Bacterial RNase P class A from Alphaproteobacteria bacterium HT1-32, 377 nucleotides, folded computationally. Rfam family: Bacterial RNase P class A. By type it is a ribozyme. Lineage of the source: Bacteria > Pseudomonadati > Pseudomonadota > Alphaproteobacteria. Its mean pLDDT, the model's own confidence on a scale to 100, is 75. RNAcentral holds the sequence, with entries from ENA and Rfam.
[in-house]
RNA sequence: UCAGGCGGCUGGACGGCUGCUCUUCAUCGGGUAACCGGUGAAGGGAGGAAAGUCCGGGCUCCAUGAAAGCACGGUGCCGGGUAACGCCCGGCGGGGGUAACCCCAGGGAAAGCGCCACAGAAAGUAUACCGCCCGGACAUGUUCGCAUUAUGGGUAAGGGUGAAAGGGUGCGGUAAGAGCGCACCGCGAUCCUGGCAACAGGAACGGCAUGGCAAGCCCCACCGGGAGCAAAACCAAAUAGGGGUGGCUUAUGGUCGGUUUUCAGACUGUCACCCGGGUCGGUUGCGCGAGGCGUUCAGCGAUGAACGUCCCAGAUGAAUGGUCGUCGAACCUGCAUUGCAGGGGAACAGAACCCGGCUUACAGGCCGCCUGACACU
Numbered sequence: 001u002c003a004g005g006c007g008g009c010u011g012g013a014c015g016g017c018u019g020c021u022c023u024u025c026a027u028c029g030g031g032u033a034a035c036c037g038g039u040g041a042a043g044g045g046a047g048g049a050a051a052g053u054c055c056g057g058g059c060u061c062c063a064u065g066a067a068a069g070c071a072c073g074g075u076g077c078c079g080g081g082u083a084a085c086g087c088c089c090g091g092c093g094g095g096g097g098u099a100a101c102c103c104c105a106g107g108g109a110a111a112g113c114g115c116c117a118c119a120g121a122a123a124g125u126a127u128a129c130c131g132c133c134c135g136g137a138c139a140u141g142u143u144c145g146c147a148u149u150a151u152g153g154g155u156a157a158g159g160g161u162g163a164a165a166g167g168g169u170g171c172g173g174u175a176a177g178a179g180c181g182c183a184c185c186g187c188g189a190u191c192c193u194g195g196c197a198a199c200a201g202g203a204a205c206g207g208c209a210u211g212g213c214a215a216g217c218c219c220c221a222c223c224g225g226g227a228g229c230a231a232a233a234c235c236a237a238a239u240a241g242g243g244g245u246g247g248c249u250u251a252u253g254g255u256c257g258g259u260u261u262u263c264a265g266a267c268u269g270u271c272a273c274c275c276g277g278g279u280c281g282g283u284u285g286c287g288c289g290a291g292g293c294g295u296u297c298a299g300c301g302a303u304g305a306a307c308g309u310c311c312c313a314g315a316u317g318a319a320u321g322g323u324c325g326u327c328g329a330a331c332c333u334g335c336a337u338u339g340c341a342g343g344g345g346a347a348c349a350g351a352a353c354c355c356g357g358c359u360u361a362c363a364g365g366c367c368g369c370c371u372g373a374c375a376c377u
Stems, first nucleotide, its partner, number of pairs: 001373010012327007020045011047348001051359002054357005059228004072224005077091005092106001093104004107219002112217002114213003129159002131155005139148003167185006186208001187206002190203005232284004242275007253268004291310008331343005
């Protein structure tokens, strides 16, 4: 210098005028109340993703005596972090790259069931289509040795099919072959060593038994009540209705049951006050939090601890805007050769109960570490 890998930061700047919303203070009003509004001053006012609403929690209400189990759902190499997670960190194994580094639904197929399309002879108690080898009737040919053939048997070395065909390579062996025997590699179970573990290395053994699919059922381990801020809580009119107390009116009334009458009982009116529930309405929930920033310490790291410091949006038809000036990156054009002139005018996007993640979108700029190649010193 070129090519590449990983991580982090930023996300137009300054000023004037003028709005919107919230908080505090002052002041003036409205309402029966809960509470609300106007004016003035001071101060706060979008994001790294506020997004998708995918995962985990806080909070609230409902259900629930405790524990365990069943069903259902989820997670799935090992260890650690965390409030928790399907997230993050560090390892292991497998795959890719010259490397930095990147990717992986990565438990169990000797518990059981099921499936393996097409092709193919055979797809699971594996299999004989071609080929190879042995025997070989009848017939034909014949140089009389035999050859060809129906057919019987052996064979998984070779061909062919398939995603996959019962370990691979080589030597021996054999009629031809075959873990049939042997060496190396692979695989399996045993032991030893290292590691918390996943796992790695080694030894001796086994002749290979155990094809693949668990993203079909299933088995194993662990986790899991439900609904969600339109959750929910509080204050609380007018009218109607409910309960209580008292008064008044009449009612020798009406209704009901006791056969009927007498008689006794219950219910039935209105006014005032009080009580309680709901509705309209209002408020809270709602901004001090698993909080931000800085320093030190522990740890490879995720992260944790201690100390100091700061208070930082809170709307509900839903604020966070508009305009002017100065400057301005990308980009475009021309001249010209890495500068000048003119144009241009900033990506994705916009809180709604909150927090931790993941995923997706994103113009341009800046920084750090690392890898490879070339050149020079």